[in-house]
RNA sequence: GGGUCAAUAGCUCUAAUUGGUAGAGCGUGGGAUUCCAAAUCCUAAGGUUGAAGGUUCGAGCCCUUCUUGACCCG
Numbered sequence: 001g002g003g004u005c006a007a008u009a010g011c012u013c014u015a016a017u018u019g020g021u022a023g024a025g026c027g028u029g030g031g032a033u034u035c036c037a038a039a040u041c042c043u044a045a046g047g048u049u050g051a052a053g054g055u056u057c058g059a060g061c062c063c064u065u066c067u068u069g070a071c072c073c074g
Stems, first nucleotide, its partner, number of pairs: 001073007010026004020057001028044005050066005
């Protein structure tokens, strides 16, 4: 220098009918249970989907550029 892949909640991930309400588990807060706790159960909060543009009535998803990381080729 060329190429491939990844980036979404505090962490690990799914994208939920190939564009139409952003979800799960764990963790955290509250409650139930318990003599107290653990375990278990119920419940709540938590997201500018890496950044900037574009297409579209509508983008995590399609297009362009950039950033970061991993890998391959030279």
A computed fold for a 74-nucleotide RNA from a Bacteriovoracaceae bacterium, annotated as transfer RNA.
The coordinates come from a structure-prediction model, not an experiment, and the mean pLDDT is 80.
Taxonomically the source falls in Bacteriovoracaceae (Bacteria, Pseudomonadati, Bacteriovoracia, Bacteriovoracales).
Its Rfam family is "tRNA". The family's RNA type in Rfam is transfer RNA.